[in-house]
Order: sequence, then C1' cells, then structure tokens
RNA sequence: AGCGGUUUGGAGGAGUAGUACCUCGCCAGUCUCAUAAGCUGGAGACCCUGGUGCAAUUCCAGGAACCGCAA
Repeated sequence: AGCGGUUUGGAGGAGUAGUACCUCGCCAGUCUCAUAAGCUGGAGACCCUGGUGCAAUUCCAGGAACCGCAA
C1' cells in the first nucleotide's frame, strides 16, 4: 500500500430523508419533621468538509479518530 465496521447530550443505546427519542446521571420545584424513593419541569448531542435534493443524523464524495481482517 489493500479490505471491512463504528462515530448521536456526562454515560449506555435507538433513529436511516420531514420537529432527534429512551434509560441512567445533572439542575430546579413538589412531597416529607428530614433523607431516600415517587411526581413535575429544565439544560445538554448527530466526528469534519463539500455535493445531491424543497428538505440530510440518514444518500454520495473526500478527510479524521477508533476497532478488526489480511499482509
């Protein structure tokens, strides 16, 4: 030099063109004598650049990081 896979809030996962969802965590409120649990609300994410398209996390091209196969 070759081939394949993965990349989504702080963590773990879904989502494959049409407003990005779930669990845990975090913050605030409520409840309680108090804490925990429960309930309610909130902040927080699509690896990067370009293309197609009315519309891209999703499709295409290039790049990056990680994992693997082969050598």
Molecule: transfer RNA
Organism: Minisyncoccota bacterium